The prediction has a mean pLDDT of 88. The part of an RNA shown here (small-subunit ribosomal RNA, central domain) has 350 nucleotides and comes from an uncultured prokaryote.
Context: one part of a larger RNA
RNA sequence: CUGGGCGUAAAGGGCUCGUAGGCGGCCAUCUAAGUCGGUUGUGAAAUCCCUCGGCUCAACCGGGGAACUGCGACCGAUACUGGGUGGCUUGAAGCCGGGAGAGGGAUGCGGAAUUCCAGGUGUAGCGGUGAAAUGCGUAGAUAUCUGGAGGAACACCCGUGGCGAAGGCGGCAUCCUGGACUGUUACUGACGCUGAGGCGCGAAAGUGUGGGGAGCAAACAGGAUUAGAUACCCUGGUAGUCCACACCCUAAACGAUGGAUACUUUGUGCUGCGGGUAUCGACCCCUGCAGUGCAGGAGCUAACGCAUUAAGUAUCCCGCCUGGGGAGUACGGUCGCAAGGCUGAAACUC
Numbered sequence: 001c002u003g004g005g006c007g008u009a010a011a012g013g014g015c016u017c018g019u020a021g022g023c024g025g026c027c028a029u030c031u032a033a034g035u036c037g038g039u040u041g042u043g044a045a046a047u048c049c050c051u052c053g054g055c056u057c058a059a060c061c062g063g064g065g066a067a068c069u070g071c072g073a074c075c076g077a078u079a080c081u082g083g084g085u086g087g088c089u090u091g092a093a094g095c096c097g098g099g100a101g102a103g104g105g106a107u108g109c110g111g112a113a114u115u116c117c118a119g120g121u122g123u124a125g126c127g128g129u130g131a132a133a134u135g136c137g138u139a140g141a142u143a144u145c146u147g148g149a150g151g152a153a154c155a156c157c158c159g160u161g162g163c164g165a166a167g168g169c170g171g172c173a174u175c176c177u178g179g180a181c182u183g184u185u186a187c188u189g190a191c192g193c194u195g196a197g198g199c200g201c202g203a204a205a206g207u208g209u210g211g212g213g214a215g216c217a218a219a220c221a222g223g224a225u226u227a228g229a230u231a232c233c234c235u236g237g238u239a240g241u242c243c244a245c246a247c248c249c250u251a252a253a254c255g256a257u258g259g260a261u262a263c264u265u266u267g268u269g270c271u272g273c274g275g276g277u278a279u280c281g282a283c284c285c286c287u288g289c290a291g292u293g294c295a296g297g298a299g300c301u302a303a304c305g306c307a308u309u310a311a312g313u314a315u316c317c318c319g320c321c322u323g324g325g326g327a328g329u330a331c332g333g334u335c336g337c338a339a340g341g342c343u344g345a346a347a348c349u350c
Base pairs, nucleotide, nucleotide: 003322004321005320006319007304008303012318014201015200017198021194022193023192025088026087027086028085029084030083031082033081034080035077036076037075038074039073040072041071042070049065050064051063052062053061054060091191092188096183097182098181103177104176105175106174107173108172109171110154115149116148117147118146119145120144121143125136126135162169163168206247207246208245209244210243211242215241216240220236221235222234223233258317259316260315261314262313263312266295267294268293269292270291271290272289273288274287275286276285299306300305323350324349325348332343333342334341335340
C1' cells in the first nucleotide's frame, strides 16, 4: 500500500456551519503536466532465470544471453484528467407574488386545578391501604361557600398532524427574527458536493452566584410488608424541578440507518402550495411540485426485513469497525470550579 464491512452480528461522528484537502455540468480552442507510443542513454559486478562448458556427478565455478519491470533526454499522439482562454444553461444562487407552520427570542395577558391564608356554615371524624398504621382533627379538621396570596403547567382542539440541522418545540396577544415550500420567470453563469482540524448549537441530571418555591420529589424520617426489607405500598420531606447569568457536553442524543446527486414496476391515506375540469357552494374528479405514513413488486439481505423517504442500481467526500474479557479501565495529554468529559493502551486470560 492492499481486503471485507458499518439497520439488528464489531462498526455512522449527537447536530449544523465551514478551513485545508478530495471530487466536480455542457461546447469550442490552446497547452501537453498526468497518460500513451517510439528512439536513445543509463540501470556496476555478483545474485535470480535461460543456455553452453569445467571439477567422475552435484553443490560450487567459468563463458554467453535474457532480465534488472526504474530513471533521464529527445521526437511524436491528444481520447481522458490537469492548466489557460472564450462561450452556454440544465446544477447552484437569486428578484417579484403567495399561502402554511408547537421554528427561535422578548414582553404582556388569561382561565381551570392544587396548596396556603382570612372569614361564614357545620360536627366528628378525615386521610390512606390488599388490610392497616404512622399522619391530620373538639385549640373545630374533612366537606361546603366567599374573599385573598403564590408558583408551576397549559385540559378539550391534538391528528403514524405541523415546524426545526439535531437536541427539541403546544393557552392567548404584540414586537423582533431564521428556514422550508409554491407560482412566474427577468438576472448571475459552475459560483457546486463533501469536509480532517476548527467555530457554534446540544434533552435530562449536575455545578457556581443571586432570586423563586404551589405541586411533585432523589436524600432523609416515620408507618407497614417481610425470615430480613437499607425496596416495592403509605404518611411526611430537603436538594432539585422554575427564573436570570455563567459552566458542564453526556444519552437507547435511535430511523440503533452520515451527507450529496442520478436512475429504477405499483396501490392507497394525510399535510402545504399550484394547474385543469366543473358547481350557487363546502365538496368531488384529473394532475404538477414539496413533505409525511401504510401496503407491497423487482432487486437486495444470514434471516428478520428494506423496498422512489432503499437496506435496490451507481458515483463523490467524511466518520467508524477488525474475536470475548481485561476496559471505555490505567498512564500521559487536554478541557472542566467540581462531578467528570475527550483522547485511549498493555500485561494477563478464554